[in-house]
Predicted 3D model of a 72-nucleotide RNA (transfer RNA) from a Candidatus Aenigmatarchaeota archaeon. The sequence was found in a public genome assembly. The coordinates come from a structure-prediction model, not an experiment, and the mean pLDDT is 83. It matches the Rfam family "tRNA". Rfam classes the family as a transfer RNA.
Formats: sequence, structure tokens, C1' cells
RNA sequence: GGGCCUAUGGUCUAAUGGUAAGACGCUACCUUCGCAAGGUAGAGACUCUGGGUUCGAUUCCCAGUAGGUCCA
Repeated sequence: GGGCCUAUGGUCUAAUGGUAAGACGCUACCUUCGCAAGGUAGAGACUCUGGGUUCGAUUCCCAGUAGGUCCA
């Protein structure tokens, strides 16, 4: 320098154009003498950045940024 892949709550992972879901973790309550485990409820991401297409974009297109991988 070139090709390809990835970027979504604190963490891991879904969502192939129509209100962003689940697990772990966190908070409160129940339970216990207390802790853990278990049960119930709740908070938490406008999806890496900037544009474009569309009535509508996490999703499609372009450019960037960061990481990974291969080639030179």
C1' cells in the first nucleotide's frame, strides 16, 4: 500500500427496512438469625462517526475512525 471481516447497555450475544430482544451483571422487595442460592419487579444502548437512498435505516449505499485477519 491492497483485499476481506467486525463495531449494538457494564460484559457477551440477537434483531436480513416498520416501537432494539435475551443472558450474565446492577438496584429494590420476598425468603434466611445472617450470607449464598432461589422467586418477583425495576433501571440501563436513539445501535462507532459523518453523509446518501427511503414514508420509514441496527439493517441498503458512500466516506471516515478503531480493532482483527490475509497478501505485498